[in-house]
Parts: sequence; C1' cells; structure tokens
RNA sequence: CACAGAGUAGGGGAAGUGCGUUAAGUACUGCAAGACGGGAUGUUGCUUGCAGGCGAAGUACAGAUUUGUUGAAAUUACAAAUACUGUACGCGGUACAACUCCGCAUCCGCUGGU
Repeated sequence: CACAGAGUAGGGGAAGUGCGUUAAGUACUGCAAGACGGGAUGUUGCUUGCAGGCGAAGUACAGAUUUGUUGAAAUUACAAAUACUGUACGCGGUACAACUCCGCAUCCGCUGGU
C1' cells in the first nucleotide's frame, strides 16, 4: 500500500432424530428488552417476552374398553363408538445440533503478500 485472506448474528438445502396433527409450533401485526466478525459505532436482520388477528390433512392396521346382535350361559363371531395404547404412511411456510452453500457497513485490529 487503490493487494489478498480469515473471522458474527443469521439464511437456504437434503438427510436424521423429535414435536404437533384433542393444534401447538411456524408465519403476520404492535410494544418492550437483549445479543450480534477481535474492538468501537451503526443499519438491517436475529432472539426473548407480552398482546392481537388469521389459519390446517389426516388415514390405515392391531390391541384395549364400552354398547348392540346371536347364544341357556361361557366362549366365539359381527357391527358401532372411544385422545385409550402401539405401529406404518402422510401432513405442518414444525423444533434441534452437526454437514453443505451463502453471509454485515465505516474506522481500527489479526494473518499473508509487496
């Protein structure tokens, strides 16, 4: 030194493991607070809390329970009901850390180069 690079909060992607599918979560609006390349300042995003409005994809199988029918009774069989349990496949602008790609402005700093 009109040189190069590293480095944040975060964002996208696929997979995995979970959560919800009696509707939480996500997203949206408003208010407040907080953190954010190594330092300072700062914009924008991000996180948390509160409030508000809106909104959804479940299905199948098995077990259990209840009711009804059959039956002298038990057993068995059939049908219906049940957020009761489990499994499977789905759904949710779903959560999580890692992986991968992207990734701050000004000044100073760090590494390399000249």
Molecule: THF (Tetrahydrofolate) riboswitch aptamer
Organism: Lactococcus allomyrinae